A computed fold for an 86-nucleotide RNA from an uncultured Eubacteriales bacterium, annotated as transfer RNA.
Its mean pLDDT, the model's own confidence on a scale to 100, is 81.
It matches the Rfam family "tRNA". From the family's description: Transfer RNA (tRNA) molecules are approximately 80 nucleotides in length. The family's RNA type in Rfam is transfer RNA.
RNA sequence: GGAGGUGUAUCGAAGUGGUCAUAACGGCCCUGACUCGAAAUCAGGUAGGCGGCAACGUCUCGUGGGUUCGAAUCCCACCGCCUCCG
Numbered sequence: 001g002g003a004g005g006u007g008u009a010u011c012g013a014a015g016u017g018g019u020c021a022u023a024a025c026g027g028c029c030c031u032g033a034c035u036c037g038a039a040a041u042c043a044g045g046u047a048g049g050c051g052g053c054a055a056c057g058u059c060u061c062g063u064g065g066g067u068u069c070g071a072a073u074c075c076c077a078c079c080g081c082c083u084c085c086g
Base pairs, nucleotide, nucleotide: 001085002084003083004082005081006080007079010027011026012025018069029045030044031043032042033041047060048059049058050057051056062078063077064076065075066074
């Protein structure tokens, strides 16, 4: 230099145009049950930014644009990471 893949909540990860990011599922964490106590197991809960006293509002699928009635999902550019080729 060329080609391909990938980037989703605190972490991993599913989701590939409309019933939901109101983000499945798992881990971490919190609470409870069980136990003399703990582990294991079981049940429930748990994203973040901004504004607001609060209620609440609003934004967020790497970043910025575009297409569309509608985008995490399609297109373009850029950034990070991984693999291959030279």